Predicted 3D model of a 454-nucleotide part of an RNA (small-subunit ribosomal RNA, 3' major domain) from an uncultured bacterium. The RNAcentral record of the full RNA draws on ENA and SILVA.

Context: one part of a larger RNA
RNA sequence: UGACGGGGGCCCGCACAAGCAGCGGAGCGUGUGGUUUAAUUCGAGGCUACACGAAGAACCUUACCUGGGUUUGACAUAGCGGUGGUAGUGAACUGAAAAGGGAACGACCUUCGGGAGCCGUUACAGGUGCUGCAUGGCUGUCGUCAGCUCGUGCCGUGAGGUGUUCGGUAAGUCCGCAAACGAGCGCAACCCCUGGUGCUAGUUACACGUGUCUAGCGCAACUGCCCGUGAGAAACGGGAGGAAGGUGGGGAUGACGUCAAGUCAGCAUGGCCUUUAUAUCCAGGGCUACACACACGCUACAAUGGGCGGUACAAUGGGUCGCAAAGCCGCGAGGUGGAGCCAAUCCUAAAAAGCCGUUCGUAGUUCGGAUUGCAGGCUGCAACUCGCCUGCAUGAAGUUGGAGUUGCUAGUAACCGCAGGUCAGCCAUACUGCGGUGAAUACGUUCCCGGGCC
Numbered sequence: 001u002g003a004c005g006g007g008g009g010c011c012c013g014c015a016c017a018a019g020c021a022g023c024g025g026a027g028c029g030u031g032u033g034g035u036u037u038a039a040u041u042c043g044a045g046g047c048u049a050c051a052c053g054a055a056g057a058a059c060c061u062u063a064c065c066u067g068g069g070u071u072u073g074a075c076a077u078a079g080c081g082g083u084g085g086u087a088g089u090g091a092a093c094u095g096a097a098a099a100g101g102g103a104a105c106g107a108c109c110u111u112c113g114g115g116a117g118c119c120g121u122u123a124c125a126g127g128u129g130c131u132g133c134a135u136g137g138c139u140g141u142c143g144u145c146a147g148c149u150c151g152u153g154c155c156g157u158g159a160g161g162u163g164u165u166c167g168g169u170a171a172g173u174c175c176g177c178a179a180a181c182g183a184g185c186g187c188a189a190c191c192c193c194u195g196g197u198g199c200u201a202g203u204u205a206c207a208c209g210u211g212u213c214u215a216g217c218g219c220a221a222c223u224g225c226c227c228g229u230g231a232g233a234a235a236c237g238g239g240a241g242g243a244a245g246g247u248g249g250g251g252a253u254g255a256c257g258u259c260a261a262g263u264c265a266g267c268a269u270g271g272c273c274u275u276u277a278u279a280u281c282c283a284g285g286g287c288u289a290c291a292c293a294c295a296c297g298c299u300a301c302a303a304u305g306g307g308c309g310g311u312a313c314a315a316u317g318g319g320u321c322g323c324a325a326a327g328c329c330g331c332g333a334g335g336u337g338g339a340g341c342c343a344a345u346c347c348u349a350a351a352a353a354g355c356c357g358u359u360c361g362u363a364g365u366u367c368g369g370a371u372u373g374c375a376g377g378c379u380g381c382a383a384c385u386c387g388c389c390u391g392c393a394u395g396a397a398g399u400u401g402g403a404g405u406u407g408c409u410a411g412u413a414a415c416c417g418c419a420g421g422u423c424a425g426c427c428a429u430a431c432u433g434c435g436g437u438g439a440a441u442a443c444g445u446u447c448c449c450g451g452g453c454c
Stems, first nucleotide, its partner, number of pairs: 008454006015445002019408005026299008034290002042053002064285007073124001077123007088105002093100002108115002126274002129272003135268002137263003140259001142257001147185006153162003166176001167174001191251004196219007206209001222245001225239005301401001305360007317348003322341002327336003367398001372393007414437007
């Protein structure tokens, strides 16, 4: 000077408390450990690993295993030599394929030397092999916490201190004081979305002549005004006006640094290792195993509910290798059909909870849907290992969950559906968004956790 203290003081944060909904029990989905295996590829490991890399593992992906092939190689550059029915296409045959094989067909540029290509050879290629404790880049975390520093001066032998303490703030925001005076990186603002309003323009939007809406430019909020407190400060409390009030709400934005944090498997890269193999091609298998343990979720245990009939209201998005309407067939998944749309035009499209009727009457049930059988549909070369969907049948556990533990302070939680990316299809209950309905509670800071200052 820091860090630490079951030392003190002050102050924050869904940190506790007050509430609401959960998890922990059940079934299933997914990830991980463990075990198993020829292989179950690799990484991630308290918070900050465990629906994480993976925004799509049947083949491919794929890095793993078994087996079958190739060796200048699947890919690049260069040197030397060779090659004219050359390069390329490639029938029969062998094979699981890769590949071998080779009938037949058969090129390009040219200054006529050759080039390109091919073959051989030499250098080399290749490596998801090791080291994230050799690294770059990127990322997580403390933490959107309010801090971290510098120049000159002053103090101290020096390390260093001062400034940066004190009042106050969301904030090292600001004010006054003050041996300090200034400055930088952070804070805030500038950026985007949203809430009010004016003007302009309007297609494909709508009420058909307006401006809902669309998209561009402005205005509007600044503690500006009033009262009080305060030190005639900063600021705080209350009020008026206003669509909005004291940062209006949300996002993007992450200081100096910490964890030898994470990543050599995204990429790049030093060193080491490998070179008929740790490279490369192919077929099949595996990553999907299963006594068990943990993590994140979904569905429930019902009557504020389940079933049936009728009926209403969204927003974000996506679409030409695509979205696909009406009509027809099928109980249905789906099939057929192909209008329209490169989309404010057409399609996806049905929003669901809700509302109005009716039924069920507390039961392992008309709750719940796991599991299994049969019959089908779709994608795809191919659904056995190992896809999704439909119909009929089956109808398990489960009657609100121990110790413990998570999220959330308002259009939030909770409940309800919709869309998208990845994607042939999909194991999506995940993730990223969108709207609909719409709460309860906060006395307070003693305590738990994390953080800031003295």